Annotation:
Predicted 3D model of a 72-nucleotide RNA (transfer RNA) from a bacterium. RNAcentral holds the sequence, with entries from ENA. The coordinates come from a structure-prediction model, not an experiment, and the mean pLDDT is 82. It matches the Rfam family "tRNA". About the family: Transfer RNA (tRNA) molecules are approximately 80 nucleotides in length. Its family is annotated with triplet codon-amino acid adaptor activity in the Gene Ontology.
[in-house]
RNA sequence: GGGCAGCUAGCUCAAUGGUAGAGCAUUUUCUUGACGUGAAAAGGGUUACAGGUUCGAAUCCUGUGCUGCCCA
Numbered sequence: 001g002g003g004c005a006g007c008u009a010g011c012u013c014a015a016u017g018g019u020a021g022a023g024c025a026u027u028u029u030c031u032u033g034a035c036g037u038g039a040a041a042a043g044g045g046u047u048a049c050a051g052g053u054u055c056g057a058a059u060c061c062u063g064u065g066c067u068g069c070c071c072a
Stems, first nucleotide, its partner, number of pairs: 001071007010024004018055001026042005048064005
């Protein structure tokens, strides 16, 4: 320098173009003599960034950034 893949909650990951979810974690309550386990509920998101297409974009298109891999 060229090519490919990825970027979504604190972490690991889902999500046919139609109001973004799960597990773990956090908080509260119940349970226990207490802790742990268990049960119920709640909070937490500029979907890397900027544009475009569309009635509607995490999803499609373009550019940029970051990470990893391959080739030279």